A computed fold for a 337-nucleotide RNA from a soil metagenome, annotated as Bacterial RNase P class A. The RNAcentral record of the sequence draws on MGnify. Its mean pLDDT, the model's own confidence on a scale to 100, is 75. Its Rfam family is "Bacterial RNase P class A". The family's RNA type in Rfam is ribozyme.

[in-house]
RNA sequence: GAGCCGGCCUGGUGGCCGCGGCGUGGCUCGACCACGUCGAGGAAGGUCGGGGCUCCGAAGGACAGGGUGCUGGUGCGAGCCAGGACGGGGUGACCUGUCGGUUCAGGGCAACAGAGAGCAGACCGCCGAUGGCCCGGGCAACCGGGCACAGGCAAGGGUGAAACGGUGCGGUAAGAGCGCACCAGCGUCGGGGGCGACCCCGGCGGCUAGGCAACCCCCACCCGGAGCAAGGUCAAACGUGGGAGGGCCGGUCCGGCCGAUCUCCCCAGGUAGACCGCACAGAUGGAUGGCCACCCCCUCGGCAACGAGGGACAGAACCCCGCCUACAAGCCGGCUC
Numbered sequence: 001g002a003g004c005c006g007g008c009c010u011g012g013u014g015g016c017c018g019c020g021g022c023g024u025g026g027c028u029c030g031a032c033c034a035c036g037u038c039g040a041g042g043a044a045g046g047u048c049g050g051g052g053c054u055c056c057g058a059a060g061g062a063c064a065g066g067g068u069g070c071u072g073g074u075g076c077g078a079g080c081c082a083g084g085a086c087g088g089g090g091u092g093a094c095c096u097g098u099c100g101g102u103u104c105a106g107g108g109c110a111a112c113a114g115a116g117a118g119c120a121g122a123c124c125g126c127c128g129a130u131g132g133c134c135c136g137g138g139c140a141a142c143c144g145g146g147c148a149c150a151g152g153c154a155a156g157g158g159u160g161a162a163a164c165g166g167u168g169c170g171g172u173a174a175g176a177g178c179g180c181a182c183c184a185g186c187g188u189c190g191g192g193g194g195c196g197a198c199c200c201c202g203g204c205g206g207c208u209a210g211g212c213a214a215c216c217c218c219c220a221c222c223c224g225g226a227g228c229a230a231g232g233u234c235a236a237a238c239g240u241g242g243g244a245g246g247g248c249c250g251g252u253c254c255g256g257c258c259g260a261u262c263u264c265c266c267c268a269g270g271u272a273g274a275c276c277g278c279a280c281a282g283a284u285g286g287a288u289g290g291c292c293a294c295c296c297c298c299u300c301g302g303c304a305a306c307g308a309g310g311g312a313c314a315g316a317a318c319c320c321c322g323c324c325u326a327c328a329a330g331c332c333g334g335c336u337c
Stems, first nucleotide, its partner, number of pairs: 001337008011295007019039008041313001045324002048322005053227004065223005070083005084099006100218002106216002108212002123157002125153003130150002132147006165183006184208001186205008231276004240268004244263002246258004296311006
């Protein structure tokens, strides 16, 4: 000098203009004026976890459904701390992505291309040792050459996101873990370290085991649901429902039956609307701002005085607590090149 990680802090004072709520006063009474007072954050953000409050069905059990998922600790939980495996970035401090189970429960899926896609497969290709056919030689046994018919192979090519280990030597008719060496990987045994995920060392085995559980499923743990547009109170107009007024039974009341769809009547629920819920910021889900001066910090120019530019992330909406995420400059601590 350039950076990394963690924490703190989220510029100060004054003036002018403006915006919203409340209170008091004034008048020319109006969405008015004056004065006073209050008016964003450390995260108001994400809405992740709890709680209050409200409704549903009382919230206890089971099922369904949903969520979480490497290990250990911690927490009711979101999460936090430390560590592991496999990747990506950086010279480095460090940052960052993924994460239970797919032989030892079971099922399912894989378009297109391709011969073949879960258990295999042969289009081009290689071979044709063996058997077959043909030609030549030989008395014969047989020998030599050819064909690509039976058949053998999976090295090379080709398709694909993915084709059943890689390289080399041997081997063979051609080939192939067919044999061997090394490497990668799988399983297993032994030793060592770690609480554990897992790591290190050595031996042996058969040579290869694939992908998707953000598909069903299995395992472990967790979870009543919906939310202030909750919910409550008052309550028009039009319409709806009920009652009363009419008739019959009857001396009257109660009661029963019938009918019209008429009314200055009465009642009911719901709708518009208003208020509460709702807060010494606070809604109309809508105000909380701007300018100037001085000081503070940074950058640029200048010898200097000074000049120019910049000061992040972000903005309440029922309330509280917790968590996570974002954040310029400055300060503190640790670390790297």